The RNA shown here (transfer RNA) has 84 nucleotides and comes from Arcobacter sp.
Order: sequence, then C1' cells, then structure tokens
RNA sequence: GCGGUCGUGGCGGAAUUGGCAGACGCACUAGCUUGAGGUGCUAGCGGGAGCAAUCCCGUGGAGGUUCAAGUCCUCUCGACCGCA
Repeated sequence: GCGGUCGUGGCGGAAUUGGCAGACGCACUAGCUUGAGGUGCUAGCGGGAGCAAUCCCGUGGAGGUUCAAGUCCUCUCGACCGCA
C1' cells in the first nucleotide's frame, strides 16, 4: 500500500427484512429479609432541561439516501486478521 472482520450503557453483549435503541447477563444504588454479612426478592441504574408531568439528545467521528438508519451508501479514525 491492498483486501477482510469489527467499533452499541460502567463491563460483556443482543437487535441485519431498515420500523419502540440498549433485550439478556454482570456490576452498582435503594428497600425488604438477617444479630451482621452472604443468598434471595422488589424497584432503579446513558447525558441534558424541568418542581413535576414530560421533552430533547445518544450505536467511534462527519456527511448522504429514506416517512423512518445500529442496520444501506460515501469519507474518515481506531482495533484485529490476511496479502504484498
């Protein structure tokens, strides 16, 4: 230099027919349970605004197509693999 695979919460990881982003697990927080801890159960758990209801943003970055993009297209950054 060329080709391929991949990049999603704090971590792992799903969602490919383009149709509610974050299922499921772990971690964490609060409560119940206990003498205490662990286990178990319940609720919560990306960011911002708001008293709240609720709203907006969020799939490495920047554009594009589309009513609608994690998914398709272009460029780009990074990781890994292969070829030279």
Its mean pLDDT, the model's own confidence on a scale to 100, is 81. Rfam family: tRNA. Rfam links the family to the GO term triplet codon-amino acid adaptor activity. About the family: Transfer RNA (tRNA) molecules are approximately 80 nucleotides in length. By type it is a transfer RNA. The source organism's lineage runs through Bacteria, Pseudomonadati, Campylobacterota, Arcobacteraceae and Arcobacter.